Model confidence (mean pLDDT): 83 of 100. This is a predicted structure of a 1395-nucleotide RNA (small-subunit ribosomal RNA) from an uncultured bacterium. The RNAcentral record of the sequence draws on Greengenes. Rfam family: Bacterial small subunit ribosomal RNA.
RNA sequence: GUUUGAUCCUGGCUCAGGAUGAACGCUAGCGACAGGCUUAACACAUGCAAGUCGAGGGGCAGCGGGAUUUUAGCAAUAAGAUUGCCGGCGACCGGCGCACGGGUGAGUAACGCGUAUGAAACCUGCCUUCUACAGGGGCACAGGCCGUUGAAAGACGGAUUAAUUCCCCAUGUAACAGAGAUACCUCCUGGUAUUUUUGUAAAAGGUAUUUUCCGGUAGGAGAUGGUCAUGCGUUCCAUUAGCUAGUUGGGAGGGUAACGGCCUGCCAAGGCGACGAUGGAUAGGGGAACUGAGAGGUUUGUCCCCCACACCGGUACUGAGACACGGACCGGACUCCUACGGGAGGCAGCAGUGAGGAAUAUUGGUCAAUGGGCGGUAGCCUGAACCAGCCAAGUCGCGUGAAGGAAGACGGUAUUAUGUAUUGUAAACUUCUUUUGCAGGGGAUUAAAGUUCCGGACGGGUCCGGAUUUGCAAGUACCCUGCGAAUAAGCAUCGGCUAACUCCGUGCCAGCAGCCGCGGUAAUACGGAGGAUGCGAGCGUUAUCCGGAUUUAUUGGGUUUAAAGGGUGCGUAGGCGGGGAUUUAAGUCAGCGGUGAAAUGUCGGAGCUCAACUCCGUUCCGUGCCGUUGAAACUGGGUUCCUUGAGAGAAGACGAGGUAGGCGGAAUUCGGGGUGUAGCGGUGAAAUGCAUAGAUAUCCCGAAGAACACCGACAGCGCAGGCAGCUUACCAGACUUUUGCUGACGCUGAAGCACGAAAGUGUGGGUAUCAAACAGGAUUAGAUACCCUGGUAGUCCACACAGUAAACGAUGAUCACUCGCUGUUUGCGAUAUAUAGCAAGGGGCCAAGCGAAAGCGUUAAGUGAUCCACCUGGGGAGUACGCCGGCAACGGUGAAACUCAAAGGAAUUGACGGGGGCCCGCACAAGCGGAGGAACAUGUGGUUUAAUUCGAUGAUACGCGAGGAACCUUACCCGGGCUUGAAAUGCAUCUGAAUAAUGAUGAAAGUUAUUAGCCGUUUACGGCAGAUGUGUAGGUGCUGCAUGGUUGUCGUCAGCUCGUGCCGUGAGGUGUCGGCUUAAGUGCCAUAACGAGCGCAACCCUUAUCUUCAGUUACCAUCGGGUUAUGCCGGGGACUCUGGAGGGACUGCCUCCGCAAGGAGCGAGGAAGGGGGGGAUGACGUCAAAUCAGCACGGCCCUUACGUCCGGGGCGACACACGUGUUACAAUGGGCGGCACAGCGGGAAGCUACCGGGCGACCGGAUGCGAAUCCCGAAAGCCGUUCUCAGUUCGGAUCGGAGUCUGCAACCCGACUCCGUGAAGCCGGAUUCGCUAGUAAUCGCGCAUCAGCCAUGGCGCGGUGAAUACGUUCCCGGGCCUUGUACACACCGCCCGUC
Repeated sequence: GUUUGAUCCUGGCUCAGGAUGAACGCUAGCGACAGGCUUAACACAUGCAAGUCGAGGGGCAGCGGGAUUUUAGCAAUAAGAUUGCCGGCGACCGGCGCACGGGUGAGUAACGCGUAUGAAACCUGCCUUCUACAGGGGCACAGGCCGUUGAAAGACGGAUUAAUUCCCCAUGUAACAGAGAUACCUCCUGGUAUUUUUGUAAAAGGUAUUUUCCGGUAGGAGAUGGUCAUGCGUUCCAUUAGCUAGUUGGGAGGGUAACGGCCUGCCAAGGCGACGAUGGAUAGGGGAACUGAGAGGUUUGUCCCCCACACCGGUACUGAGACACGGACCGGACUCCUACGGGAGGCAGCAGUGAGGAAUAUUGGUCAAUGGGCGGUAGCCUGAACCAGCCAAGUCGCGUGAAGGAAGACGGUAUUAUGUAUUGUAAACUUCUUUUGCAGGGGAUUAAAGUUCCGGACGGGUCCGGAUUUGCAAGUACCCUGCGAAUAAGCAUCGGCUAACUCCGUGCCAGCAGCCGCGGUAAUACGGAGGAUGCGAGCGUUAUCCGGAUUUAUUGGGUUUAAAGGGUGCGUAGGCGGGGAUUUAAGUCAGCGGUGAAAUGUCGGAGCUCAACUCCGUUCCGUGCCGUUGAAACUGGGUUCCUUGAGAGAAGACGAGGUAGGCGGAAUUCGGGGUGUAGCGGUGAAAUGCAUAGAUAUCCCGAAGAACACCGACAGCGCAGGCAGCUUACCAGACUUUUGCUGACGCUGAAGCACGAAAGUGUGGGUAUCAAACAGGAUUAGAUACCCUGGUAGUCCACACAGUAAACGAUGAUCACUCGCUGUUUGCGAUAUAUAGCAAGGGGCCAAGCGAAAGCGUUAAGUGAUCCACCUGGGGAGUACGCCGGCAACGGUGAAACUCAAAGGAAUUGACGGGGGCCCGCACAAGCGGAGGAACAUGUGGUUUAAUUCGAUGAUACGCGAGGAACCUUACCCGGGCUUGAAAUGCAUCUGAAUAAUGAUGAAAGUUAUUAGCCGUUUACGGCAGAUGUGUAGGUGCUGCAUGGUUGUCGUCAGCUCGUGCCGUGAGGUGUCGGCUUAAGUGCCAUAACGAGCGCAACCCUUAUCUUCAGUUACCAUCGGGUUAUGCCGGGGACUCUGGAGGGACUGCCUCCGCAAGGAGCGAGGAAGGGGGGGAUGACGUCAAAUCAGCACGGCCCUUACGUCCGGGGCGACACACGUGUUACAAUGGGCGGCACAGCGGGAAGCUACCGGGCGACCGGAUGCGAAUCCCGAAAGCCGUUCUCAGUUCGGAUCGGAGUCUGCAACCCGACUCCGUGAAGCCGGAUUCGCUAGUAAUCGCGCAUCAGCCAUGGCGCGGUGAAUACGUUCCCGGGCCUUGUACACACCGCCCGUC
């Protein structure tokens, strides 16, 4: 960081740090120091890694010298032969060494290692020291010589021979063995010293300059090295629980350097083990290293110590030492040689090769130094060692330049786009430096305390002086000079964790990714680029370890619900344990001593130019073990006492406590009998079933088995499981009172033993009811279920097994302590009956405290103590295998592979529920009228088409955008044109006024021709137009999931929030909940809340009433005039009306109910009454809702076209399907005639009176009015008349004909008129819509758009004018409270199983 919408917790996963014998990728300048087969203890070619001594010996193969001699030669000389005479020396005898050094980690879980002791049970060559001694003699074997044999390796025989080889005799001590004596000591056996006696055992010489020097034998002591024994420590598995016959011990013998069953025979039967034997797996151990705050965890490469091993296994020999890496023998595997008979070999030494592997170096130099072997030396040997080579494989150090330098250059990148930002003082350029590099020159330390020679001194083995000689590395390190910025930068990352951001490409593709997760067209997460960040000769990745991880918790965790308390009791081992006194000193504490190797680590110095590194010193550490001296509080051990823990006694009372026996009534079923008749039974409804052979029902009698109503409860008892009619017997128990008894006898409890519901198993009974399995009937898509009818095991009893449950308080047992209140059971006891107290149970509520919270809270989940059990992410899985138990079923114990990044607990806010409560709405109900059936109109889907442009799609699309598609509109299709373009604009150049008119061609757009035709002024500019070029334009092209704005819907629903305070760890809550009330979160009351905001309401408009003011075009009561008649005229300001301003309604008054708010009332008053009617007004938000095509706008796309102009077509298609409407189906009606009454509005390219014509649409005249003045015909209605129930005098579709009007133009494709035609349709299935009053229904009128109109649409207006609402059970939607939730994309969710 990651579980959630958010929160707290639990819990896992993952990351940041450090480390490495590493590997891989990219990159690479230098040096110093350290490091380098982790794999195949796999196999090895080749070379080297252990020899030395001639001063032990015999000798002489080879080399050199000498001597003698021969030949050649005048001679010098040369060649040959002989001679061990000399230097030396192959092979041989002998001595010492080869047991060290070097390698590896296979084996080993062990006295192997570590640590501490012991050896009175031991050995020790060379070395040091001490004592004593070395007199005689003898026999061989190598070699060489002579032979035999074999391919070879080699083997064998004969004669001869030396020694510091071997043997014998002598001498002999303190040595060894035996037997005694004395003294001292100790640790059990005993040891040491002195002494007596018996027996046994020694030797070697070499060299010399003649002083020597090196050796030899026996013994003592020391030193060094080794061997043995013991305590403690030393991995995992119990799904390894029993192991053991030389096994355990004894005494005897053998063997060994020595103890020991080490070995042998005899005797005994022991020994080890839950404190983990035996078995299995893994592994060399330690010092130390890494990490960590520490405690711990991990590791054992390099260096040091120990062990083990040397092709694999075994065995001994020699030797002081081996059971021997470069020795021997035997067996085995492998490789090689071979004449096939037989032989040879062992790199886990240094190099090197093959193989394996991700992976690990040179077949180098030197013995100069250090060290080792031999030697008296010189010296020889030494792949030990010291050096060099290779490798960024690690650590440390240095460098790749430094200073100045702004036109902030060019280029790149980005951008709001010609301006800016960034790369960036970076570069260029100027000045400077020279580490490194290259060249030239000089040039070490390591080497002296060594060797040899000479001289001297003293004390015969040391010192001093002089001379001599020895360097691989290396002409290296280092120093000086010259040259010249010259020779030198990369890698990873940039979504969060985690430092660092933009552009382009891609489009769930390609890819990334440590975890969470990115990528589906605007990716800071992919790829590239620019920039940035980090580290830097390195940087990343991978692997592994520790850390973070308190995530195994000793330090330092938990177990009601997250994983986790055993089902319960008894009880063994073990762990823990009351008070007083005294003693001890095991634990504990303190002082002192020994040891705990060095290196490493810490600190302080020093040396390499620094550092790493190395050296010196000190301290710490090594937390340990052992010894010794003390202390005595605590724990433990011993002794003694106590009573409070525990137990026992006496008395009392209690209970569904247990076991066995007896008895009882109700019910059920069955049997018998009676009455009685057609059904019964069962269910949501049925059917199967029973019943006329008489059921069910009812009465009587009888039988059987099982269970015990009421009492009966937050009652009782029991360890748990569990226990219920009454009664008897037996058994057990806690409790109370008492304080006479014992005297810590206690608590817990792994194993073990016992008990343990239901179901199940065995044997034998019993069987009324009920009832798995099974059968039938239903239900259902199916129904192996739920429901019904039957029905067997079982349910019951006895005995035996089984041993599990949500065996739960999901809470182990015991003890102590820590506020209270209130019921209840049993007992005690005071008082007066009330009441209060004590003890033990069993409940409720709360404090402190605890807890993640819920909650717990003297019956703790609080505070402490003791013991047991259990847990360590989810799944796989309580599965598999193994073992144990069981008759079986099954139980107990109990994994891993693999897979996920979560799984989970509690609480919060929502949403949801065929959960609950309250409430509302034309939501239902009650009504009225419709839709769904018909025809037509219109919209949509679909289909069709060149195109049928596009959008809207449940509610919330579908008479919607569109308030008006013949052209235009128009975005679509076909065809013809244009390309700075139809329109806007900047700049540059050129031309020309602009403009007007007339032609040609064409479907038009357009193309083209001719003619006429300028102004101002700084006279080459401006205005205007055209052409060319350029920057731009243009796009109804895409993305409404990039957006603004606007809109729909929930919903005119009553909600949505904030500040402060308070509560909660927190998300959040409170307020806003509760009671009453309201249309309303409207108000009142209550209240850890108090206030406030957006909503509600009100304020606004309109309508209903009145008053006042005003009075034309409206009005006309009164007065006058006038007409056939009319407010027609004078006039009036009363009325209506118009339009300004006001009043009015507020539960204000009355009665009743209510605390109040408020409610009720054929109450009053009032035009209006409890919101008077209607409108405008739409909270926080939801639907990634709608719209890029109204407009605006980011990004992407087109640019002689996806732009634009024109002609024509299409948007009007038509088998179908749906929505919205109109007209109808008729008599409450249709037709005809007559008569009457509105309001809202509109009017100049207009509305038009009136007159004339036409059947009519309309036409021709004419007049008024830019409008309270003129115009725009209301209809239903009323009064008559006709039709008489029919596809009609209903209905009007469709079609034919003739017209009118608008318009450039009515073919596709207008409306209207007249004549004719006269379709479907007789009230509409499932289903569904609207409406609660001036509403529905019905009737007409007006307006916008508009040339006209497809308008039956939309928006308004008035006329006539109802019915019904009991009520809230149900459907739909909504609000509040509450409850459950595994939902949060929120039930259209989530999720399980089958196929």